A computed fold for a 266-nucleotide RNA from a Chloroflexota bacterium, annotated as Bacterial large signal recognition particle RNA. The gene name in the source record is ffs.
RNA sequence: UCGUGCUAGGCGGGGAACUAGCGGUGCCCUGUAUCCGCAAACCGCUCUAGCGGAGCUGAAUUCCCGGUCGAGGUCCACACCGCUCGGCCACCACCACCGUCGUCCGACGUCGAGAGUCGGGUCCCGCGCAGCGUAGGUCCGUGAAUCCCGUCAGAUCCGGAAGGAAGCAGCGGUAAGCGAUCGCCUGCGGGUGCCGUGGGACAACCUGGCUGGAGCCGGACGCGUGGGUGAGUGCGAGCAGGUGCGAAUCGACAUCGGGUGCACGG
Numbered sequence: 001u002c003g004u005g006c007u008a009g010g011c012g013g014g015g016a017a018c019u020a021g022c023g024g025u026g027c028c029c030u031g032u033a034u035c036c037g038c039a040a041a042c043c044g045c046u047c048u049a050g051c052g053g054a055g056c057u058g059a060a061u062u063c064c065c066g067g068u069c070g071a072g073g074u075c076c077a078c079a080c081c082g083c084u085c086g087g088c089c090a091c092c093a094c095c096a097c098c099g100u101c102g103u104c105c106g107a108c109g110u111c112g113a114g115a116g117u118c119g120g121g122u123c124c125c126g127c128g129c130a131g132c133g134u135a136g137g138u139c140c141g142u143g144a145a146u147c148c149c150g151u152c153a154g155a156u157c158c159g160g161a162a163g164g165a166a167g168c169a170g171c172g173g174u175a176a177g178c179g180a181u182c183g184c185c186u187g188c189g190g191g192u193g194c195c196g197u198g199g200g201a202c203a204a205c206c207u208g209g210c211u212g213g214a215g216c217c218g219g220a221c222g223c224g225u226g227g228g229u230g231a232g233u234g235c236g237a238g239c240a241g242g243u244g245c246g247a248a249u250c251g252a253c254a255u256c257g258g259g260u261g262c263a264c265g266g
Base pairs, nucleotide, nucleotide: 001266002265003264004263005262006261009057010056011055012030013029014028015027020046021045022044023043024042034054035053036052037051038050063259064258065257066256067255068254072250073249074248076246078244079243080242081241082239083238084237085236086235089234090233091232092230093229094228095227098224099223101222102221103220104219105218106217108215115211116210117209118208119207120206121205122204123200124199125198126197127196128195129193130192132189133188134187135186136185137184138183140179141178142177148173149172150171151170156165157164158163
């Protein structure tokens, strides 16, 4: 140095999470790099860190070490976006109230504004009056075969006679009862009253008088004070959320360099 046959080794790797730690199944990123059994509130191990079994490859493009690059993941900080919650502090929007203020319009005003003051009414209570309703009485009419009164034709009774007695009908009147319109009297009642009288209340409205001497009222707009509503903008807090930047960490693929057996034969 070449050939043949073996062995070590290899037959994917990484991230997060889980774990005392390591690896696996599962998820994710790379990539194509054998098969079977176990496996997530799990399976198997213990720093030599999957266990058990089979197969292929096999000393170098393939194994090991170091470096470069760097997909991708994770942690931290900041900024922005988004989302959630909170909260009228500021702004904004809208609404209502008030107003010493300003402008415009309208009505009133020397036939007297605002202000002040007095009175009356509307309101409440008592009494009275009127009226309405109701009850009773009065007045009027009717009303008793007999058990009401008066008068009693006829008739009857007593008496010698004179006369007397009872008394039906009729007539007149009346009691109980019945009836009607008005009037009168009395009692009771009220969602009655441009009524009278006494007292009360008095915010408002209407009305009359006096003082006094020039504004006053209403509406619209503006302005001002505070009030209310709205989470709209700013604000505060938070987030397994997204993006950007910075830093830290792990790091596949790729790439560079180095290292590395045994036996036999030529």
The coordinates come from a structure-prediction model, not an experiment, and the mean pLDDT is 80.